[in-house]
RNA sequence: AGAGUUUGAUCCUGGCUCAGAACGAACGCUGGCGGCGUGGAUAAGACAUGCAAGUCGAACGGGAGAAUUGCUAGCUUGCUAAUAAUUCUCUAGUGGCGCACGGGUGAGUAACACGUGAGUAACCUGCCUCUUAGUGGGGGAUAGCCCUGGGAAACCGGGAUUAAUACCGCAUACGAUUGAAAGAUCAAAGCAGCAAUGCGCUAGGAGAUGGGCUCGCGGCCUAUUAGUUAGUUGGUGAGGUAACGGCUCACCAAGGCGAUGACGGGUAGCCGGUCUGAGAGGAUGUCCGGCCACACUGGAACUGAGACACGGUCCAGACACCUACGGGUGGCAGCAGUCGAGAAUCAUUCACAAUGGGGGCAACCCUGAUGGUGCGACGCCGCGUGGGGGAAUGAAGGUCUUCGGAUUGUAAACCCCUGUCAUGUGGGAGCAAAUUAAAAAGAUAGUACCACAAGAGGAAGAGACGGCUAACUCUGUGCCAGCAGCCGCGGUAAUACAGAGGUCUCAAGCGUUGUUCGGAAUCACUGGGCGUAAAGCGUGCGUAGGCUGUUUCGUAAGUCGUGUGUGAAAGGCAGGGGCUCAACCCCUGGAUUGCACAUGAUACUGCGAGACUAGAGUAAUGGAGGGGGAACCGGAAUUCCCGGUGUAGCGGUGGAAUGCGUAGAUAUCGGGAGGAACACCAGUGGCGAAGGCGGCCUACUGGGCACCAACUGACGCUGAGGCUCGAAAGUGUGGGGAGCAAACAGGAUUAGAUACCCUGGUAGUCCACGCCGUAAACGAUGAUUACUAGGUGUUGGUGGGUAUGACCCAUCGGUGCCGCAGCAAACGCAAUAAGUAAUCCACCUGGGGAGUACGUUCGCAAGAAUGAAACUCAAAGGAAUUGACGGGGGCCCGCACAAGCAGUGGAGUAUGUGGUUUAAUUCGACGCAACGCGAAGAACCUUACCAGGUCUUGACAUCCAACUAACGAAGCAGAGAUGCAUUAGGUGCCCUUCGGGGAAAGUUGAGACAGGUGGUGCAUGGUUGUCGUCAGCUCGUGUCGUGAGAUGUUGGGUUAAGUCCCGCAACGAGCGCAACCCUUGUGAUUAGUUGCUACGCAAGAGCACUCUAAUCAGACUGCCGUUGACAAAACGGAGGAAGGUGGGGACGACGUCAAAUCAUCAUGCCCUUUAUGACCUGGGCUACACACGUACUACAAUGGUCGUUAACAGAGGGAAGCAAUACCGCGAGGUGGAGCAAAACCCUAAAAACGGUCUCAGUUCAGAUUGUAGGCUGCAACUCGCCUACAUGAAGUUGGAAUUGCUAGUAAUCGCGGAUCAGCAUGCCGCGGUGAAUACGUUCCCGGGCCUUGCACACACCGCCCGUCA
Repeated sequence: AGAGUUUGAUCCUGGCUCAGAACGAACGCUGGCGGCGUGGAUAAGACAUGCAAGUCGAACGGGAGAAUUGCUAGCUUGCUAAUAAUUCUCUAGUGGCGCACGGGUGAGUAACACGUGAGUAACCUGCCUCUUAGUGGGGGAUAGCCCUGGGAAACCGGGAUUAAUACCGCAUACGAUUGAAAGAUCAAAGCAGCAAUGCGCUAGGAGAUGGGCUCGCGGCCUAUUAGUUAGUUGGUGAGGUAACGGCUCACCAAGGCGAUGACGGGUAGCCGGUCUGAGAGGAUGUCCGGCCACACUGGAACUGAGACACGGUCCAGACACCUACGGGUGGCAGCAGUCGAGAAUCAUUCACAAUGGGGGCAACCCUGAUGGUGCGACGCCGCGUGGGGGAAUGAAGGUCUUCGGAUUGUAAACCCCUGUCAUGUGGGAGCAAAUUAAAAAGAUAGUACCACAAGAGGAAGAGACGGCUAACUCUGUGCCAGCAGCCGCGGUAAUACAGAGGUCUCAAGCGUUGUUCGGAAUCACUGGGCGUAAAGCGUGCGUAGGCUGUUUCGUAAGUCGUGUGUGAAAGGCAGGGGCUCAACCCCUGGAUUGCACAUGAUACUGCGAGACUAGAGUAAUGGAGGGGGAACCGGAAUUCCCGGUGUAGCGGUGGAAUGCGUAGAUAUCGGGAGGAACACCAGUGGCGAAGGCGGCCUACUGGGCACCAACUGACGCUGAGGCUCGAAAGUGUGGGGAGCAAACAGGAUUAGAUACCCUGGUAGUCCACGCCGUAAACGAUGAUUACUAGGUGUUGGUGGGUAUGACCCAUCGGUGCCGCAGCAAACGCAAUAAGUAAUCCACCUGGGGAGUACGUUCGCAAGAAUGAAACUCAAAGGAAUUGACGGGGGCCCGCACAAGCAGUGGAGUAUGUGGUUUAAUUCGACGCAACGCGAAGAACCUUACCAGGUCUUGACAUCCAACUAACGAAGCAGAGAUGCAUUAGGUGCCCUUCGGGGAAAGUUGAGACAGGUGGUGCAUGGUUGUCGUCAGCUCGUGUCGUGAGAUGUUGGGUUAAGUCCCGCAACGAGCGCAACCCUUGUGAUUAGUUGCUACGCAAGAGCACUCUAAUCAGACUGCCGUUGACAAAACGGAGGAAGGUGGGGACGACGUCAAAUCAUCAUGCCCUUUAUGACCUGGGCUACACACGUACUACAAUGGUCGUUAACAGAGGGAAGCAAUACCGCGAGGUGGAGCAAAACCCUAAAAACGGUCUCAGUUCAGAUUGUAGGCUGCAACUCGCCUACAUGAAGUUGGAAUUGCUAGUAAUCGCGGAUCAGCAUGCCGCGGUGAAUACGUUCCCGGGCCUUGCACACACCGCCCGUCA
């Protein structure tokens, strides 16, 4: 000293939370020793038992006992009893002093109770000190004791007798009291001692001590308590008191207190201090000290120096106890202790040795005050639980692991030491002086302390480890169990739960809970705010209050200096000292910021007096204005009424309908009635305090402005309460009522439509007089004053200049815009401040609950004003940023629409999917971007699925051991896997010491392990799809901004393009675009065999042509013109095979979708291990009411069918292959096999063209389905292949809503090839042949890009969010 938490991120506002310190604490876990402190905070609840206040025989009369001496009696001759004297001890009672201190508690008390400072000429004071005077002489009682009565007891009564320092007169009076004075009144006690004398007594004075009373000032909450008071306030007189006083009483007066908060309500003992804090403050009042109050509750007095009395009295009450039922007794908030209540607080201890108190001459007695000890980690302080070494190649065990190791950890073991505490033995205090001839005499205590001894021996835990906050891993769990101070963790890889290992922090303690202060500048005096975050009253007038211009004099209240008194001690601070240190204790100093008094100063403030004119006001002059209230008048328009003309509609809407109209509307003309509002002018123009004010004229009236400088002379500003005004709506009474129009009615719209739209329509709107008193009453900005760069409009004045103009300059008042400094979280404000200062007022303190409830005031009512709490959340909020989004805007693009062509959706079939079925119909893919997809080809295999039969180190890999070369035919059983039986053949390579060893392979065996198309694509890699071949996505430096961010990348043009140009606080760069690559189109050169042919054929020759394939050329808006900004570029043209990217392909930025894939592969974790692995046979993946997607074939004449013409391709493939000529078969195909590992041989065209036929029909269309007969492949075509021939001949006649592709060699149409493959193609991938139509254009649909705007969204509109119901 700060930190966490609102957001995608940012700044701010703002609350919540944390880290610190403290405690009379409590709880959890743990616990070795000592010192010093501290311990009923709750029930001022109730209390058993014991103790806590007695003492004096030197005040008194008795009583009891004892001793000594004498005497008497009895006798047990040293004992008992009686008696006398003397002495001693004890004492119930009378009397004295004390019991008013000490000790406890904090209920009450908001008060002179407390603190502080004064006063008392308005008072008292026992004992104590000093001092003055005195202490003479009498009297009558009474308790006790004795007798006696009542009662259970407590206790009460009667009679007789007695003493005093008890009580009462008399005398005396230095003196005291009283009185003006004369005068009057007022005392006393003795005791002890041989004595001296001592202790007392009485009346005074002085002091000291302790009190009583009075006053100034100070310290809680509440106005949802605003009025209170009747002895109340004062006076006179009296009474009373120690004393003043309404303290009490009689009479008189009507006062006293109060927004500077009376009265009432709530709470509370106050202070020194204590805790916290940098301080100012805030909180608190336990222990210790001072004061107060109380003593079961309430009341009262007595005694006394002192009480209205804790362990006294009386009365009342509650409670408890005793009782013979008549009546009595008691008061722990003293010390211990008990019960109760409570989270919770100790011993029914020792001693008067010390300190102090009471009594006493004293000895002494009493003292739960006090001094000690005990119990409790309750707190503070101190010490210990060992120290050093230890070969670390770092034991074992634990934990983790990438399996290598790491860590626990010098830690242990082991070696060498030490001896604090605790333990044992021995010794052993001081605090203590006094008394005494001497001795004796200490609760604590055999304690502290000292010496010796043995031995590492007896002594460590608690909390935490996601961030804040120091400290990390494994396992278990799986939004469960649980954690949590705040944020938040946990849904199968949790550093946040639980356990463990490790680590961190404190340590005889550690955590938790509670409370207080701090952090919190989050009530802001120090030290905050109010345009938008909470917060300026709607407005003015004005009371109290606060503040107030220039100058002179006085005063000295505030203010400042100096001094005096006080501010108790303790505590705290500083310096010393004592316990071994510390805590603790002692001494000294300073401080105690305060109060009071004295004295000095006079700048400022105040007060008193005087002067001034700059503030303020008055007068005079001039001028602007929808300022106000009153009365009159005017025209346009709407509606209604009357009349004329006139006829079928009018009106209304997005479109309609309700409505009006043949009983004559609407339209139009003329006349009339009535109400309301005042077009144009009209303007960020005017006026007003605000609300507000708009036709014209009239009178009445308020305010502001300018000029002038005559007058007054601070008369000013603000303004709590108070009062005034105060839009619209509403309300009362009475008018008025044209239009408009809540409510209401009808018609539409709609899923509904209590709305928006339409037709009507009542209050109301208007007037007069009242009420209401609120608005986003807003500039969301209180009023006043002064100061602080400018520029430019506008409005009302004035002055000056002058070239006389719609001129220029200056100045005052108002009203706008832009802008500097400054301010501000930013937005913004900026002389009309949100700047710099001053004064005064109002208001704010997280969101919700709530401007609600209750109370009060106002109102006719509606309602207004004032205005909480419980509970609940961790946010709510302001400004700005980047995205996404909008049935916001602008610009642009795309077969996106439009214009066209051909389709799909209807039929049959093929194929995929869903669903259903099944033992199984293996699995995956699901909008675009799953569905002829993985699968470039499921009869077995594939195959992952199902049924059955089998195997268990395994079908596959590595390691070890043993054996054997490997290899390997024939038999039987079985569906096969496999099993049984039996062996024929066969012996390899390298080295060799010839024994053998080794490599590779096989068999057997044990265990490590193999295996898994089992799970998780939301743990992953890799790969892929998609937006999208869309034009975007970023960075460095600089600059701007507090920051997130911005700029660059925006703007003007242009492009297919962030393509290029220009401009610009940006300058550059990267990934994308384009280009580079392949292919195609033209040409050249070179090379030519298997290609080609001008040589008649062949051979040969040749390479011109076609072609092949390699290298080049070519196209760059290069040239011309126009447009454009002298640009980029666009348009047109020339040339050219090709023209503006020539066509096509490959190529896919940053990223998005937790997109797809664990079943291509790889892989973490989990699961499985005689099975979820492996093998075999058979089946299934091919099922079938149905639904969808994608295709094929068709519905016919642009056609079908038959024939003719060896019509014309390209690109591919070919050896377990392609297969020619030839022959057989209607055909599929078969026989056969030339040629070809290919520019050589083979596969190899169809549509088209030409000719015939069919003539619009379910057909000579279409071909599904079915039957029969065949062919091919293959171990095998039943489930379940393809093809052929003959026969059969279904639906279908161009397809609803909807929807797809395509812009040129494209669509459409025709065939061909290839991969996979034994066989199987309507699918997929390629190839060529024939070969169109249309595009005005960008309003709309879909998708996308850029800029801008709004936003309460950020999981981002499939968002957020409101209400109702459950």
Molecule: small-subunit ribosomal RNA
Organism: uncultured bacterium